[in-house]
RNA sequence: GAGUGUAAAAGGCAAACUCGUCGAAAGGCGGGGGCGCAAAACUAGAGGGGCUAAGGCGCGCGUGCGCUAAGCCAGCCAGCUGCCGCG
Numbered sequence: 001g002a003g004u005g006u007a008a009a010a011g012g013c014a015a016a017c018u019c020g021u022c023g024a025a026a027g028g029c030g031g032g033g034g035c036g037c038a039a040a041a042c043u044a045g046a047g048g049g050g051c052u053a054a055g056g057c058g059c060g061c062g063u064g065c066g067c068u069a070a071g072c073c074a075g076c077c078a079g080c081u082g083c084c085g086c087g
Stems, first nucleotide, its partner, number of pairs: 003086003012037002017032006035075001042079002047077002049073003055068005
């Protein structure tokens, strides 16, 4: 040190569900919980993809329907940095 994750040490994170809270929602944050994770760290006007649709626009006229991100998702891919072991 390119690469790599069979086993281990020190440890780390935390899905569903649930309680509280913020939000129009998606979703976020905190507590419990633990499915899993070797990047389940970070990056979301300036890579792709996905979710929501308050507001706006169109139609309807009914409290409905369609489109739309400036709102979100990093535990979808990607980018980027990095611990331990092997090398």
c-di-GMP-I riboswitch aptamer from a Bacillota bacterium, 87 nucleotides, folded computationally. It matches the Rfam family "c-di-GMP-I riboswitch aptamer". Rfam links the family to the GO term cyclic-di-GMP binding. The organism belongs to Bacillota, within Bacteria. Its mean pLDDT, the model's own confidence on a scale to 100, is 83.